[in-house]
């Protein structure tokens, strides 16, 4: 040096093949339940999708480059 692969709420990931309102468990806040607290139950805030170009009527999804991890190869 080269090569697969992976980055998306505080944390674990779908969702990317096939482009068309950003999602889910967990967490957290609030509120119902309880004598009180765990469990349960309702609600709710929270992410310009790793970064920058480009494509395109539209990009988390296609290109290009570049950052960080993780593994093989040298």
């Nucleotide at each position: 040096g080269g090569g697969u692969c992976c980055g998306u709420g505080g944390c674990u990931c779908a969702g990317c093949c096939a482009g068309g309102u950003a999602g889910a468990g967990c967490g957290c806040a609030c509120g119902g339940c309880u004598g009180a607290u765990a469990a349960c139950c309702g609600u709710g805030a929270g992410g310009u999708c790793c970064u920058g170009g480009g494509u395109u009527c539209g990009a988390a999804c296609c290109c290009c480059a570049g950052c960080g991890g993780a593994c093989c190869c040298a």
The RNA shown here (transfer RNA) has 74 nucleotides and comes from Methanobrevibacter sp. The source organism's lineage runs through Archaea, Methanobacteriati, Methanobacteriota, Methanobacteriales and Methanobrevibacter. Its Rfam family is "tRNA". Rfam's curators write: Transfer RNA (tRNA) molecules are approximately 80 nucleotides in length. Rfam links the family to the GO term triplet codon-amino acid adaptor activity. Rfam classes the family as a transfer RNA.